[in-house]
Context: one part of a larger RNA
RNA sequence: GCCAGGGAGUGUGUCUGUCUGACGAGUCUAACCGGAGUAUCCGGGGAGGCGCAGGGAAACCGACAUGGCCGCAGCGCUUUGCGCGAGGGCCGCCGUCUUCAAGGGCGGGGAGUCAAACGGACACGACCCGAAACCAGAUGAUCUACGCGUGGGCAAGAUGAAGCAUGGCGAAAGCCAUGUGGAGGUCUGUUAGGGUUGGUGUCUUUCAAUACCCUCCCGUGACCUACGUGUAGGGGUGAAAGGCCCAUCGAAUCUGGCAACAGCUGGUUCCAACCGAAACAUGUCGAAGCAUGACCUCUGCUGAGGUAGUUCGUGGGGUAGAGCUACCGAUUGGAGGGUCCAACUCCGAGAGGAGUUGGCCCUCCUGUCGAACUCCGAACCUACGAACGCCGUCGACGCAGGGAAUCCGGUAUGCGGGGUAAGCCUGUGUACCGUGAGGGAGACAACCCAGAGUUAGGUUAAGGUCCCAAAGUGUGAGCUAAGUGCGAUUGAAGGUGGUCCCGAGCCCUAGACAGCCGGGAGGUGAGCUUAGAAGCAGCUACCCUCCAAGAAAAGCGUAACAGCUUACCGGCCGAGGUUCGGGGCGCCCAAAAUGAUCGGGGCUCAAGUUCACCACCGAGACCUAACGGCACGCGUGACAGCGUGAUCCAGUAGGUUGGCACUCUGUUCGGGCGGAAGCUCGGGUGAGAACUCGAGUGGACCGAAUGGGGAAGAAAAUCCUGGC
Numbered sequence: 001g002c003c004a005g006g007g008a009g010u011g012u013g014u015c016u017g018u019c020u021g022a023c024g025a026g027u028c029u030a031a032c033c034g035g036a037g038u039a040u041c042c043g044g045g046g047a048g049g050c051g052c053a054g055g056g057a058a059a060c061c062g063a064c065a066u067g068g069c070c071g072c073a074g075c076g077c078u079u080u081g082c083g084c085g086a087g088g089g090c091c092g093c094c095g096u097c098u099u100c101a102a103g104g105g106c107g108g109g110g111a112g113u114c115a116a117a118c119g120g121a122c123a124c125g126a127c128c129c130g131a132a133a134c135c136a137g138a139u140g141a142u143c144u145a146c147g148c149g150u151g152g153g154c155a156a157g158a159u160g161a162a163g164c165a166u167g168g169c170g171a172a173a174g175c176c177a178u179g180u181g182g183a184g185g186u187c188u189g190u191u192a193g194g195g196u197u198g199g200u201g202u203c204u205u206u207c208a209a210u211a212c213c214c215u216c217c218c219g220u221g222a223c224c225u226a227c228g229u230g231u232a233g234g235g236g237u238g239a240a241a242g243g244c245c246c247a248u249c250g251a252a253u254c255u256g257g258c259a260a261c262a263g264c265u266g267g268u269u270c271c272a273a274c275c276g277a278a279a280c281a282u283g284u285c286g287a288a289g290c291a292u293g294a295c296c297u298c299u300g301c302u303g304a305g306g307u308a309g310u311u312c313g314u315g316g317g318g319u320a321g322a323g324c325u326a327c328c329g330a331u332u333g334g335a336g337g338g339u340c341c342a343a344c345u346c347c348g349a350g351a352g353g354a355g356u357u358g359g360c361c362c363u364c365c366u367g368u369c370g371a372a373c374u375c376c377g378a379a380c381c382u383a384c385g386a387a388c389g390c391c392g393u394c395g396a397c398g399c400a401g402g403g404a405a406u407c408c409g410g411u412a413u414g415c416g417g418g419g420u421a422a423g424c425c426u427g428u429g430u431a432c433c434g435u436g437a438g439g440g441a442g443a444c445a446a447c448c449c450a451g452a453g454u455u456a457g458g459u460u461a462a463g464g465u466c467c468c469a470a471a472g473u474g475u476g477a478g479c480u481a482a483g484u485g486c487g488a489u490u491g492a493a494g495g496u497g498g499u500c501c502c503g504a505g506c507c508c509u510a511g512a513c514a515g516c517c518g519g520g521a522g523g524u525g526a527g528c529u530u531a532g533a534a535g536c537a538g539c540u541a542c543c544c545u546c547c548a549a550g551a552a553a554a555g556c557g558u559a560a561c562a563g564c565u566u567a568c569c570g571g572c573c574g575a576g577g578u579u580c581g582g583g584g585c586g587c588c589c590a591a592a593a594u595g596a597u598c599g600g601g602g603c604u605c606a607a608g609u610u611c612a613c614c615a616c617c618g619a620g621a622c623c624u625a626a627c628g629g630c631a632c633g634c635g636u637g638a639c640a641g642c643g644u645g646a647u648c649c650a651g652u653a654g655g656u657u658g659g660c661a662c663u664c665u666g667u668u669c670g671g672g673c674g675g676a677a678g679c680u681c682g683g684g685u686g687a688g689a690a691c692u693c694g695a696g697u698g699g700a701c702c703g704a705a706u707g708g709g710g711a712a713g714a715a716a717a718u719c720c721u722g723g724c
Stems, first nucleotide, its partner, number of pairs: 001724006011124008020115004026050003032044004054061002064092001067091004074084004093108006127267002130264001134257006145231009154221001156188003159184001163180007193218003198214002201212002233249001235245003270659006280293005296403006305391003309388009321376001322374002328370003333365006340359008409433010438449003453627007463617003466601003472614001474613006485603002494588003498585010515572005521545003526540003551566001554565003628649002630645005660713001662710010678697008
């Protein structure tokens, strides 16, 4: 890993609801006793419980066996309706409490009790498995820590303390030298022995649950070591690392309490039918939970209206937008004026006056803004009323009760708040995913189309029609040359004589634009300046003549000249030229990490792109046919059968309902050595759980119907055991 077998909502008690039954103003027995055919059963047992009266804190007091009206179902009738009308509703009346009173609260015209089954709640192990832990009692110091007792061990060498001796010196204390001596938590050391620094070597299913090799440290001491002995679990021991206390230590091990508790993770076993959520609000020592509400489902009651849509009418609203000489606040420039203020200038001895600039205020013109501005003001939303539509006596709306799930949501889009931004955080409306399959978007929860019983045929949607790959190498007219593009995955500011289209101004056969040929002169080298200044360093001025035209010179150049162009004019040529504005498709801008790409191939009057048009393909959508289910109606004693459904048939959590299979058992009825169960293979039926038939194998039990009882369904739990 696979297979087989095992493997999870159970039991008791209490409460509550549904359903069925028994009795019913009552109902039920409990313990226990007696009998017997002895766990069953029959008879007794009413102690007691619940109910039959409530109100009040209590003292205490103590109620409609029916008066009126409406009216569902139903019944009757002379049937667009009328009458009666159980149950039901509205009044009235009554009990009690409060109480000066009034008003109000609770209650009143009898339905309960017991039992079985089922749904749920609570207590218990309570659907199953799962901790780390906590507590108690025992067992451990043969490992290791430390202490104590008795023993054992340490090659060789180096260094050379005190003391002592001899000699020298000194007044002395003493000092010095040479020997001798042999101290030391001294030195070297693969002595023995002990340790373990680095290699972050080898090994790392190992030689080994800590090893091997090299290197390294101590090696007469706080040394190493044998044996004995002591200290015990909130305790020991510790030259202290939370170390060690038998491969176990931030509280050992074993057994028990124990099925500890777990708001946390995982798992939880057959089929189908109907409906079908939530991820929100409030509270919470609450935030991974729970309760209540919202939302889902089922049942009962009630009995006639309801209102998601559209339109109209009457009200409400102050957003989008817009506006601001309509307020508040912000904000550009100009003109005029006022004088309040400041500075400066002038006049004046001063008072003061006049003027300039700036601020402030006013008028006019001009240029802008505001979530917390508004003279205005939509769409839209909303309340009420009406009409239409739709739903509703096949029971809507509503009321009551049983059962839940949910309380991490997400995306798109409209409108917000925060943030530089985010596949970001946080609101709100709608839709979708969640819980939604099918077609398209290459693949792609929420984008587009479309909401799905089964089978088949057809038609379309979105999207497509060269090949992969169903359908056009479709028609007409443009654009693009960049492989731009063929992408729903963007490309900016800025630039562009790429190309196409539109509009406007000016020039032009009295010849435009470009090109080529020729001219481009004279006064004069203007004056000044300067070494020089001659068109061209600089300053001033910028005249006149001849002309078809030619600057007191637009540029290059020289030391200064010279020289080369230009403006301007003529000729050649012969038809458009030039400038500006707008638009379409392109181009540059344009950088990322393994090899690129539009899904690929590939595509250029496209298979790109724009406009117009025709045809076709394309889904579970739509249409048609048949069938199934469900709901409703008719029908039946009950099935059967028939009819209607355009407005029924997706579905997680979840609610409700019906069925299949397994095992035991009561009753009834069957099969089996002339071959049961089981197993293997094959045929058939059913929507399915499943059922059934045949053959082989096998060799002794098995089944149907109808009741009852469950240790009652396996793919998952790092599930358990076994096999391979």